Predicted 3D model of a 74-nucleotide RNA (transfer RNA) from a Peptococcaceae bacterium. NCBI's taxonomy places the organism under Bacteria, Bacillati, Bacillota, Clostridia, Peptococcaceae. The coordinates come from a structure-prediction model, not an experiment, and the mean pLDDT is 81. The sequence is in RNAcentral, with records from ENA. Its Rfam family is "tRNA". Rfam's curators write: Transfer RNA (tRNA) molecules are approximately 80 nucleotides in length. By type it is a transfer RNA.
[in-house]
């Protein structure tokens, strides 16, 4: 240099044909339970969907242009 995959809560990840609240498992906090931990059980904070621009009544979802990562080719 070229082709391709990913990038969404701390972590691992769904998210349907673009359509009205952005979710779940762990994890974390409180509360419950215990002499206590752990287990279980309620609640509950945590996001501008990597970045930017576009399209469109409407974008994690579609177009462009960037960063990072992995992979193949040269």
């Nucleotide at each position: 240099g070229g082709a391709u995959g990913a990038u969404u809560a701390g972590c691992u990840c769904a998210g349907u044909u673009g359509g009205u609240u952005a979710g779940a498992g762990c994890g974390c906090a409180u509360g419950c339970c215990u002499c206590a931990c752990a287990u279980g059980c309620a609640u509950g904070a945590g996001g501008u969907c990597g970045g930017a621009g576009g399209u469109u009544c409407g974008a994690g979802c579609c177009c462009u242009c960037u960063a990072u990562c992995g992979u193949c080719c040269a």